[in-house]
RNA sequence: GGGCGAGUGGCGGAAUUGGUAGACGCGCUAGACUCAAAAUCUUGUGAACUUCGGUUCGUGAGGGUUCAAGUCCCUCCUCGCCCA
Repeated sequence: GGGCGAGUGGCGGAAUUGGUAGACGCGCUAGACUCAAAAUCUUGUGAACUUCGGUUCGUGAGGGUUCAAGUCCCUCCUCGCCCA
């Protein structure tokens, strides 16, 4: 230099016919149980603002297509594999 693949919460990892983003697990918060802990069970868990009813933003970065994009197209960045 060329080809292929990947990038989503604190972490792993779903959402793949383009149609509610974050299922599920780990971790963490709070509670139950316990003398206390562990284990177990329940609950909550992206961000900002908020009149607490909600509103807006959020899938590596920037554009494009579309009523609608994590998903399709273009450029770039990072990582992995292969070829030279």